Bacterial RNase P class A from Candidatus Mediterraneibacter excrementavium, 349 nucleotides, folded computationally. The sequence is in RNAcentral, with records from ENA. The gene name in the source record is rnpB. Its Rfam family is "Bacterial RNase P class A". Rfam classes the family as a ribozyme.
[in-house]
RNA sequence: CAAGUAGGACAGACAAUCGCGGCUGCAUGCGCCGAAAGGCCGCAGACGAGGAAAGUCCGGGCUUCACAGGGCAGGAUGCCGGAUAACGUCCGGUGGAGGCGACUCCAAGGCCAGUGCAACAGAAAUAAACCGCCGGGUUCUUCCCGGUAAGGGUGGAAAGGCAGUGUAAGAGACUACCGCCCCGACGGUAACGCCGGGGGCACAUGUAAACCCCAUCCGAAGCAAGACCGGAUCGAAACAAUGUGGCUGCCCGUCACGUUUCAGGUAGGUCGCUUGAGCACAGCGGCGACGCUGUGCCUGGAUAGAUGAUUGUCCGCGACAUAACCCGGCUUAUCGUCCUGCUUGGCGU
Numbered sequence: 001c002a003a004g005u006a007g008g009a010c011a012g013a014c015a016a017u018c019g020c021g022g023c024u025g026c027a028u029g030c031g032c033c034g035a036a037a038g039g040c041c042g043c044a045g046a047c048g049a050g051g052a053a054a055g056u057c058c059g060g061g062c063u064u065c066a067c068a069g070g071g072c073a074g075g076a077u078g079c080c081g082g083a084u085a086a087c088g089u090c091c092g093g094u095g096g097a098g099g100c101g102a103c104u105c106c107a108a109g110g111c112c113a114g115u116g117c118a119a120c121a122g123a124a125a126u127a128a129a130c131c132g133c134c135g136g137g138u139u140c141u142u143c144c145c146g147g148u149a150a151g152g153g154u155g156g157a158a159a160g161g162c163a164g165u166g167u168a169a170g171a172g173a174c175u176a177c178c179g180c181c182c183c184g185a186c187g188g189u190a191a192c193g194c195c196g197g198g199g200g201c202a203c204a205u206g207u208a209a210a211c212c213c214c215a216u217c218c219g220a221a222g223c224a225a226g227a228c229c230g231g232a233u234c235g236a237a238a239c240a241a242u243g244u245g246g247c248u249g250c251c252c253g254u255c256a257c258g259u260u261u262c263a264g265g266u267a268g269g270u271c272g273c274u275u276g277a278g279c280a281c282a283g284c285g286g287c288g289a290c291g292c293u294g295u296g297c298c299u300g301g302a303u304a305g306a307u308g309a310u311u312g313u314c315c316g317c318g319a320c321a322u323a324a325c326c327c328g329g330c331u332u333a334u335c336g337u338c339c340u341g342c343u344u345g346g347c348g349u
Base pairs, nucleotide, nucleotide: 001345002344003343004342005341006340007339008338009337010336012314013313014312015311016310017309018308020048021047023045024044025043026042029041031040032039033038050320054331055330057329058328059327060326061325062222063221064220065219074218075217076216077215078214079093080092081091082090083089094108095106096105097104098103109213110212114211115210116207117206118205130152131151132148133147134146135145136144137143160178161177163175164174165173179201180199181198182197183196184195186193187192226271227270228269229268235262236261237260238259239258243257244256245255246254247253278297279296280295281294282293283292284291285290315318
């Protein structure tokens, strides 16, 4: 310098003006709205979206309901150890796959519990003889019987691979090496690794993000959760009165109507609501995820829903996208810029 790999930061900048949102402070008119609860109006100050606020896919807090205990059904997860409030997340390992490498990826228990499925091709798909090879019969070139899974052909897959011995030809039939299974020793918390010995390989292929089996975990619904205050109408009780008003000027008739208390909890209002598994820095422990301690900080909380607009200067002309109870993750979207570790190659010294 080029190519790559892993991780991190930023998300146009600065200034002015006008707006919007809640907060704090000062003002506080016996102002306005409302039955009340409660809310509104002035001035000043600092503050005011994201790395994903998104998808709503997991996990937890919180809330209401349910719940003696146990089981069924259903769902999720699935190598080992750890982190955590918890997780399907993260960290560190093991095994496997890819890459020269840095590094990346894996849903990685069980198909000797049972069942299902396996197109096409192929003689045959768990059952084997199509061609070939060998032996015998027949006979003179075919056919028949038997042996053979070493060779050919089909297929993703054809009863461990490969070499030798052996044989009529062959075959774990036998032998070495590799693989598989079993046993033991050693290392490791463990997954597992490594070494030695044995079994000649029987159940005989694959598939469990096929049913299923095994193990572990899971009560349900969600802030429109829920708590409090609370009109009108309707309902109940008590009291008062024989009335008042409309049709209707009068009589009859008919319809409507009082006050107080209570219950329910609609409209409306308040709370829930943002001080939190919080953020920043430092120290300590740990390979790490993370934990502990100390100091400092307060950084949206709306409920028709606030982050905007205009102007000026500059650059590389600015992507994806706008909180709605709150956190931890995952996944997906994203113009670009910068920083750090590492790898491979080239060149120079």